[in-house]
Context: one part of a larger RNA
RNA sequence: CGCAAGAGAUUUGAGUGGAGUCUUCCUUAGUACGAGAGGACCGGGAAGAGGGGACCUCCAGUGUACGGGUUAUCCUGCCAAGGGUAAACGCCCGGUAGCUGUGUUCCAAGCGGAUAAGUGCUGAAAGCAUAUAAGUACGAAGCCCACCACGAGAUGAGAUCUCUCAUAACAUAAGUUAGUAAGUCUCCUUGAAGAAAACGAGGUUGAUAGGUUACAGAUGUAAGAGUGGCAACAUUUUAAGUCGAGUAAUACUAAUAGGACGAGGG
Numbered sequence: 001c002g003c004a005a006g007a008g009a010u011u012u013g014a015g016u017g018g019a020g021u022c023u024u025c026c027u028u029a030g031u032a033c034g035a036g037a038g039g040a041c042c043g044g045g046a047a048g049a050g051g052g053g054a055c056c057u058c059c060a061g062u063g064u065a066c067g068g069g070u071u072a073u074c075c076u077g078c079c080a081a082g083g084g085u086a087a088a089c090g091c092c093c094g095g096u097a098g099c100u101g102u103g104u105u106c107c108a109a110g111c112g113g114a115u116a117a118g119u120g121c122u123g124a125a126a127g128c129a130u131a132u133a134a135g136u137a138c139g140a141a142g143c144c145c146a147c148c149a150c151g152a153g154a155u156g157a158g159a160u161c162u163c164u165c166a167u168a169a170c171a172u173a174a175g176u177u178a179g180u181a182a183g184u185c186u187c188c189u190u191g192a193a194g195a196a197a198a199c200g201a202g203g204u205u206g207a208u209a210g211g212u213u214a215c216a217g218a219u220g221u222a223a224g225a226g227u228g229g230c231a232a233c234a235u236u237u238u239a240a241g242u243c244g245a246g247u248a249a250u251a252c253u254a255a256u257a258g259g260a261c262g263a264g265g266g
Base pairs, nucleotide, nucleotide: 001153005164006163007162008161009160010159011158015150016149017148018147021049022048023047024046025045026044027043033038051107052106053105054104055103059101060100061099062098066094067093068092069091070090071086072085073084074083075082076081110145112144113143118138119137120136121135165265167178168177169176170175183261184260185259186258187203188202189201190200191199208254209253210252211250212249213248214247215246217243218242219241224237225236226235227234228233
């Protein structure tokens, strides 16, 4: 820009892409078959390998400053307590959310269709024969459908539901311009969405983010003081103190105010 007014939702599915795998065991059955050795078709059930999707409850990894330990040195006058730096965490022990796999879970189902090679039935031309000429039946990991995703620019532009309504000026054949409606955008708070756009949640008629409170969870018993010890230190107060991302509650802070666009219907 189009989809013959303008919007907001929900869809149909032309078409496109993906997937499509295999093994072992049990049973049927030591049956059919076979002198024996051996050993099935068909059907039923189970487990797994490899592959793919999703997710983070479990098991693990990461988690660059969440907790703790610790060496050297400097600083806060000193003790104590803290802070800075040590190759972009000094080193180390753990670790929430998130992300991830080695973890968990799901998937490859069809007694659907048409077929290939192949196999038939009935059957003439051609008194026979012949699966074919008329008719008719089977038959594959393949094809079409079924499963998953996208999908009406499918210009062949589809469908359904709901909302807005018929103002002004100037022109006057179908108009142009302006202000509006439904609605949308800008702007702002932001997100398990994200390079930026986009997409989603919200903007006081509000839980969108931050803060606060509570809880979960992590670390592991803070500081100060008391007691014991010559001291290192131990112990009590104390499952303490601290805490990024988690869950909920709560308008305390910030989403204020404003601006722009947007129909008049062949």
Description: Model confidence (mean pLDDT): 87 of 100. This is a predicted structure of a 266-nucleotide part of an RNA (large-subunit ribosomal RNA, domain VI) from a sheep gut metagenome. The RNAcentral record of the full RNA draws on MGnify.